Predicted 3D model of a 109-nucleotide RNA (SAM riboswitch aptamer (S box leader)) from a soil metagenome.
The prediction has a mean pLDDT of 87.
The sequence is in RNAcentral, with records from MGnify.
Rfam family: SAM riboswitch aptamer (S box leader). Gene Ontology term of the family: regulation of gene expression.

[in-house]
């Protein structure tokens, strides 16, 4: 930089001690019943990877499906926690419901 995903799912213990939810801003939160973080162990998940079906192919090998596998990651309050740039459509003018785009995270290359 490319493509895929992003309303599903899953935590407890220890050690620490104010802070955290990605930056900015405005909102809502969660936190000394203990925030970040670091370690242990558990889990969820099914991108890679392996094994098994099955179709295709002459064949390297691809498609599909199924399986949590002592494997590589990942993740384990809130929709990526909402909104913020465009731009639909509702509306009791308070909003409320959708489309894109950007920006992030993840994975594979």
């Nucleotide at each position: 930089c490319u493509u895929a995903u992003c309303c599903a799912g899953a935590g407890u213990g220890g050690c620490u001690g104010a802070g955290g939810g990605a930056u900015u801003a405005g909102g809502c939160c969660c936190u000394g019943u203990g925030a970040a973080g670091c370690c242990a162990c558990a889990g969820c998940a099914a991108c890679c990877g392996g094994u098994c079906g099955u179709c295709c192919g002459c064949g390297a090998g691809g498609g599909c499906g199924a399986u949590g596998c002592u494997g590589g990651u990942g993740c384990u309050a809130c929709c990526u926690c909402c909104u913020a740039c465009c731009u639909g459509g509702c509306c009791a003018c308070g909003g409320c419901c959708g489309g894109g785009a950007g920006a992030g995270a993840u994975a594979a290359g």